Context: one part of a larger RNA
């Protein structure tokens, strides 16, 4: 880990629908007879159901309750549709172990202290050294007390250290020598020591020098076995096929929030007026966007009026002022909880007019759903963050949807796979090469491999649009000039156009400022403004605006075009072409509804053919069927070869199924009817096998 075989919606009562068969009231239980006796058959009518209702009830009745009475509830007459009852099957509830597996736990009665814990009782062990305590004895000293020194002496939860207990550090080992072990080191080692044998305490306990530690590899309450199929709003698994239809992830209420109840959406059945959908057409209600400031609030700047108030001035009176508050103009302006207004949608009503073949309401039977999920839009939270949360739009897709596209990609774009065709068009998206189809036409723009990014920033480039100038010669170039009063005055050491102040005239001129800039210490020097000559045509400036630059830094290795590449094979545009999808058509075939024929035909139900519109699909509701085992009948096969195996063909949409061949050796198939321990691939299933 493969295989095989086992493995899960069951029985039984109640009850309720549907369908079916039986009787017209229905139908027995228990018991009894009969029986070749657990078959089968007959009595049995108690007892239920139903046949009258109403009232708490007594009880009274086509009427009862309720009242003082009517009124009023509930029947009852009446039509219409039809119903009772019993018993089968099926689908749902309920009680029950109730689809199966699965707890930790709880409670009882029992086994456990041969393993450990502490306690008894009785035994049993500690090599070898090492300190040297109390007493005792002698020697000195001393008046004594008593010191002192030497011998004895052998104390001690003393000290080294084996044995023997322990287990503190380090390595090994960690599918182990081992479910705590080995190796070097460590602690104790006359004790509170350490052992052997036999007894005690038992789970609501013991026992614990106490760690919740130990109590038979198990302890916050042992272990076995029973109560027990303990509950499990949890997790996990639930077997054969085909066909119609197909949801939810909201609501309210819930010790409720990952579970329910009821409603919403789903499906079957049965009826049922006609109605629903949409669109136009009338009629409506309404305060959103938007705006507006008439009201509540915010809240700028000007004028102006009153009170205040801070400074100033003033001898007092008072004046002028930054600012506050209050009211008025004026001008611009903000608000989800502001409106003097106010749409578009959308939403309700319609005895109008189309529209629709297709749903729409209602009773009854079954469900599943209550975690959703991303995308547009409109908003709340957050940071106008999130692949964020939470509404609404009962938009959309996925969930339940597969094909194309976007490199790859459940929510984005196209589009809804009944099946089969080596046909044709197309839809987003595409047309060099990979990889189907334009190196397609035309006009522009980019140069940055732009072709993914902000603010910002700039003599890239392109387009419009308004200005200036200029054959009376612009713009740039290049030649010449740029002067004189003058060194203007002041200033200052110096101040000459060029430190600073203050003025900025007048002359000559074609032109030239009491000087724009650089320069001297201060002049000198270079330049510019301005003029002319030469040359000869277009020179500048704003503003909007395409497209490109820089701003541009990230971790394995280009790595933001899917890839080579690509100057167009980019980017705007306009046009004709072709590719492209399980979309659309063409042919064919299957099925499910409706609807019409034709046929069978009456106890239903059905076969056949056309014609229209369907046929994605989880959860789940309906239907139709394959297959295994067993029974009852009824007709079959089998030693001339049955079941099982195994190869092969063929028929069925399919679950299967039929034939032949090998193989195998003794039993098994059909029809119809019934009844189930009836289908396996998952359950860390189970149990045997490799």
């Nucleotide at each position: 880990a493969c295989c095989a075989a086992c493995g899960a919606c069951u029985u039984c009562g109640u009850u309720u629908a549907a369908u079916g068969u039986g009787u017209u009231g229905g139908c027995u239980a228990a018991g009894c007879c009969c029986g070749c006796a657990u078959a089968g058959g007959g009595c049995g009518u108690a007892a239920c159901c139903a046949u009258a209702g109403u009232g708490a009830a007594a009880g009274c009745g086509a009427g009862c309750g309720u009242u003082a009475a009517c009124c009023c509830g509930c029947g009852a007459c009446c039509u219409a549709u039809u119903a009772a009852u019993a018993c089968a099957u099926u689908g749902a509830a309920c009680g029950a172990g109730a689809c199966c597996c699965g707890a930790a736990g709880c409670c009882g009665g029992g086994u456990g202290a041969g393993c450990u814990a502490c306690c008894c009782a009785u035994g049993g062990c500690c090599a070898g050294g090492a300190u040297g305590a109390a007493c005792c004895c002698c020697g000195c000293c001393g008046a004594a007390a008593g010191g002192u020194g030497g011998g004895g002496g052998g104390a001690g939860g003393u000290c080294c250290g084996a044995a023997c207990c322990c287990a503190c550090u380090a390595g090994c080992c960690g599918u182990a020598c081992a479910a705590c072990g080995c190796u070097a080191g460590g602690g104790g080692a006359u004790g509170a020591g350490c052992u052997g044998u036999g007894g005690g305490u038992a789970g609501a306990g013991g026992u614990g020098a106490a760690a919740u530690g130990c109590u038979a590899a198990u302890c916050g309450a042992a272990c076995u076995c029973g109560g027990c199929g303990a509950u499990a709003g949890c997790u996990g698994g639930u077997u054969c096929u085909c066909c119609u239809c197909g949801a939810a992830a909201u609501a309210g209420c819930u010790u409720u929030a990952g579970g329910g109840c009821u409603a919403g959406c789903c499906u079957c059945a049965u009826a049922a007026a006609u109605a629903u959908u949409u669109g136009c057409g009338c009629g409506g209600a309404g305060g959103u966007a938007g705006a507006g400031c008439a009201c509540u609030g915010a809240a700028u700047g000007g004028a102006g009026a009153u009170g205040g108030a801070u400074g100033g001035c003033u001898u007092u009176u008072g004046c002028c002022u930054a600012c506050c508050a209050u009211c008025c103009c004026c001008a611009a302006c903000c608000a989800a909880a502001c409106u003097c207004c106010g749409a578009a949608u959308g939403c309700c009503g319609u005895u109008g007019c189309a529209u629709c073949u297709a749903a729409u309401u209602a009773u009854g039977g079954g469900a599943g759903u209550c975690a959703g999920a991303c995308c547009g839009u409109g908003g709340g939270g957050g940071c106008u963050a999130a692949g964020c949360u939470c509404c609404a739009c009962u938009g959309g897709u996925c969930g339940a949807a597969a094909g194309g596209g976007a490199a790859a990609c459940a929510g984005c774009c196209c589009a809804g796979a009944u099946c089969c065709u080596c046909a044709g068009c197309u839809a987003a998206g595409g047309u060099c090469c990979c990889u189907a189809a334009a190196u397609c036409a035309c006009u522009g723009c980019u140069a940055a491999g732009u072709g993914u990014a902000a603010a910002g920033g700039g003599g890239g480039u392109g387009a419009c649009a308004c200005g200036a100038c200029u054959u009376a010669a612009a713009c740039a170039a290049u030649u010449a000039g740029g002067a004189g009063g003058u060194u203007g005055g002041c200033u200052u050491a110096g101040a000459a156009g060029c430190a600073g102040c203050c003025a900025u005239c007048c002359u000559u001129u074609a032109a030239a400022g009491a000087a724009a800039g650089c320069g001297u210490a201060a002049c000198a020097g270079c330049u510019c403004a301005c003029u002319a000559a030469u040359c000869a045509a277009g020179u500048u400036g704003u503003c909007u605006u395409g497209c490109a630059c820089c701003g541009a830094a990230a971790a394995u290795g280009u790595a933001u075009c899917g890839g080579g590449a690509c100057u167009a094979a980019g980017c705007a545009g306009u046009g004709u072409a072709c590719c492209g999808a399980a979309g659309c058509u063409a042919g064919g075939a299957a099925u499910u509804a409706a609807u019409g024929c034709u046929c069978a035909a009456u106890u239903a139900c059905g076969a056949g053919c056309a014609u229209u519109a369907g046929u994605g699909g989880u959860a789940g509701a309906g239907g139709a069927g394959c297959g295994u085992c067993c029974u009852a009948c009824a007709g079959g096969c089998g030693c001339u070869g049955a079941a099982g195996u195994u190869g092969a063909u063929u028929c069925g949409u399919g679950a299967g199924a039929a034939u032949c061949g090998a193989u195998g050796g003794a039993g098994c198939g059909u029809g119809u009817a019934g009844g189930a321990g009836u289908g396996a691939g998952a359950a860390u299933g189970u149990u045997g096998g490799u």